The RNA shown here (transfer RNA) has 68 nucleotides and comes from a bovine gut metagenome.

Parts: sequence; structure tokens; C1' cells
RNA sequence: GGGAGUAGCUCAGUAGGUAGAGCGUCGGCUUCCCAAGCCGAAGGUCGCGGGUUCGAAACCCGUUUCCC
Repeated sequence: GGGAGUAGCUCAGUAGGUAGAGCGUCGGCUUCCCAAGCCGAAGGUCGCGGGUUCGAAACCCGUUUCCC
């Protein structure tokens, strides 16, 4: 100097508009039971602190961890 940090895990989400998927977890249905399948639910101060804006995961500044 460049890239990355978003749910427990792996990751989406760019010309700013009230945050998502898969897996996992929990509950239900089904089954003699388990698994599989189906339905539903919980779960995120978007690394941290500021700024700009009516409004920021996104733009700007600083800072921190990891990778090159």
C1' cells in the first nucleotide's frame, strides 16, 4: 500500500431508504422409534469511535484484528 471483519458457522446485500440466504439450534406435523421430509420460531449495537445526511452495512476520517 491492497483486501477482509454482517446471525452460532459459511457467506450475500454497492450507484444511501426500516438487514437476508444456506447450514445449525428450538418447537410442531409425519413415523412404533430414529433419520429424512414439511411447517413455524428464536437469534445480528453490520469490528470499534466519530462525521456527512431527513435517512448509512454502504460515503468520509480515525482506530483495531486477520490475510497478501

Its Rfam family is "tRNA". About the family: Transfer RNA (tRNA) molecules are approximately 80 nucleotides in length.
The RNAcentral record of the sequence draws on MGnify.